[in-house]
């Protein structure tokens, strides 16, 4: 100097998983062989993937060293946010009572209070209204069994005349229709018109005394009670952020570096 073999290297890291270490998985860096196995896992044992094949070895490899630092994990306090439970002498809210501070309404065209009367209420009688019936007026209305008059015809008679009497006409009964509103009878939760009795909670109304308040509608205040809807208080649990902590790729600087055999 060359060749061969072995060692070294041909990515790394976080999470997850695992007794632990790698891998398959997933994420971050970054470009750094191929293939089989592998999440109900695959293969190993601190020397920590296993099996097979290939390349490279100073333009290579290692670094327990310094700087820098992608990205990830954990994560109080505090803050914020969600869910859920509890609490009615905490607030809002609701109800009742009281008050009369404000407001409002009413009041010298007279409040509160008080006295007298009337109505409304119940009931009796009368009256009116009204319904029905009756009575009244008009019209119509009886083949014969209504009345009057009774042609014709019939009967009696010698005749005069008489008798009974149908139709017609007139007037009526029962009935039917219409009209009017003067009779009488009867009925009524029609009315208060009149009179009387009863009642007296409330309302309306008239008058007298009185002489400035009254009401409690709304707001307020006080008390009592209620309500878990909201706020508030409190307990539990979850999320996010954060002090901090931890792992840490890539990069830069520095340092270190094979073994064996053969020619």
């Nucleotide at each position: 100097c060359c060749g061969u073999g072995c060692a070294g290297c041909c990515g790394g890291g976080g999470c997850g998983u695992u007794a632990g270490c790698g891998g398959u998985g997933u994420c971050c860096u970054g470009u750094a062989c191929c293939u089989a196995c592998a999440a109900u896992c695959c293969g190993c044992u601190u020397u920590a993937g296993u099996g097979g094949g290939g390349g490279u070895c100073a333009u290579g490899g290692c670094u327990u060293u310094u700087c820098u630092g992608a990205g990830g994990g954990c994560g109080c306090a505090u803050g914020u946010u969600g869910a859920u439970g509890u609490g009615g002498c905490c607030g809002c809210c609701c109800u009742g009572u009281a008050u009369a501070a404000g407001u409002a309404a009413u009041g010298u065209u007279g409040a509160a209070a008080u006295c007298c009367g009337g109505g409304u209420c119940u009931u009796g009688c009368g009256c009116a209204a009204u319904g029905c019936g009756u009575g009244c007026c008009u019209g119509u209305g009886a083949a014969c069994c209504g009345u009057g008059u009774c042609a014709g015809g019939g009967u009696g008679g010698g005749a005069a005349c008489a008798c009974a009497g149908c139709a017609g006409c007139a007037c009526u009964a029962a009935g039917c229709a219409g009209g009017a509103a003067u009779u009488c009878g009867u009925g009524u939760g029609u009315g208060c018109c009149g009179c009387g009795a009863g009642g007296g909670u409330g309302c309306c109304u008239g008058g007298g005394u009185g002489g400035a308040g009254u009401u409690g509608g709304c707001u307020g205040u006080a008390c009592a009670g209620g309500u878990a809807g909201c706020g508030c208080a409190u307990g539990u649990u979850g999320g996010c952020u954060u002090a901090g902590u931890u792992c840490g790729a890539a990069g830069a600087g520095g340092g270190c570096c094979g073994c064996a055999c053969g020619g």
The RNA shown here (Bacterial large signal recognition particle RNA) has 263 nucleotides. Its Rfam family is "Bacterial large signal recognition particle RNA". Rfam describes the family as follows. The signal recognition particle (SRP) is a universally conserved ribonucleoprotein involved in the co-translational targeting of proteins to membranes. The family's RNA type in Rfam is non-coding RNA gene. Its family is annotated with SRP-dependent cotranslational protein targeting to membrane, signal sequence recognition and signal recognition particle, plasma membrane targeting in the Gene Ontology. Its mean pLDDT, the model's own confidence on a scale to 100, is 75. The model forms 92% of the base pairs in the Rfam consensus.